RNA sequence: GGGAGAUGGAGGGUGGCCGACGGUAAUCCGCAAGGAUGGCUGAGGAAGUUCCCUCCUCCAAGGGCAAGAUGGACAGGCGUAAGCCUGUACGGCGAGAGCCGUGGCAAGGGCCCAGAAACGACACAGUCCCGGUAACACAGGAUGAACCAUGGUCAAGAUGGCGACAUUCCCGGGGAUCUGGUGAAACGGCGACCCCCCAUCGGAGCAAGUUCAUACAACGGGGAAGACCUGCCCGGGACCCGUGGGUAGAACGCGAAGUUGAAUGCCACCUGAAACAGAAGGGGGGCUACUACCAUCACCC
RNA sequence: GGGCCCUUGGGUUAGUUUGGUAUACUUGUGCCUUCGGGAGGCAUAGACUCCGGUUCAAAUCCGGGGGGGCCCA
Repeated sequence: GGGAGAUGGAGGGUGGCCGACGGUAAUCCGCAAGGAUGGCUGAGGAAGUUCCCUCCUCCAAGGGCAAGAUGGACAGGCGUAAGCCUGUACGGCGAGAGCCGUGGCAAGGGCCCAGAAACGACACAGUCCCGGUAACACAGGAUGAACCAUGGUCAAGAUGGCGACAUUCCCGGGGAUCUGGUGAAACGGCGACCCCCCAUCGGAGCAAGUUCAUACAACGGGGAAGACCUGCCCGGGACCCGUGGGUAGAACGCGAAGUUGAAUGCCACCUGAAACAGAAGGGGGGCUACUACCAUCACCC
Repeated sequence: GGGCCCUUGGGUUAGUUUGGUAUACUUGUGCCUUCGGGAGGCAUAGACUCCGGUUCAAAUCCGGGGGGGCCCA
């Protein structure tokens, strides 16, 4: 110097132009609708996701259990809460910086296939001992079985002693707790939104909701002895008023951005201001997307 | 804006609610049958929307993206 990472920060400033952008108060013009002037103000760290908490609004209102949802290592601290910070332990990933995860297995339930056996502790087979049954044939043994002792290499073989059984299959009983191909895991474990434990939570959400309200029915009252046009006369001749609702619609909710068919533009320079990305009631937390720039850490050439 | 649901061969789907071999119909391809085609029979190919995590093992459980759909004035 280059490359590829991790963590944290930061994600702009100044000036000009247009008004064919939104809002706002002031001044001027206009009966009004509105117009003009120069000001002020106008997207993000995530506005994304909708996974949570909260303010707020409506509904419901005794208490407990159950169900459901969210969270769950340990200690300290902060916060109404969601949650966050620091330290420590264990496990996993990574070359490292670093990142991710964490309640329990007492009971109920689960661990395919394979394997003797897979969650209940053992059975089962081998091995050792005892008893029994069968084989006695071309088939071990008085030409010395089996056992014991010596030495030897643990075997085979040798020597000595004793003197009649031994061997194998099968059956029954017992001992030992050693071995058993498999499997991720073999008796000691592992897992679950579902099983258990602990903590918190009433439900719905601004399209919540509040107000006004032409139409429209409902109820009450008045009306051919005249409603209403209309204060009077003439003329006409069947509706009018009120109440509580309420569709279309409007306003509020809604803010020093404040929209509802939803504004936030363009250019230049600093300097290469890029990438991800565009508010919709407010605030907070988690998660996800991005890195032109800054700092620190770790690695390669 | 708010609330909720679904993604499995080319198409329609079962399986996701006790995690273990992914099912069926149809379509495609090849063969048989036929003079040839269709129908039929046999065989075969083809998928869990994507990325991580948990687990011995993930279509299934958990987290996060993508796509599609429904309801609310």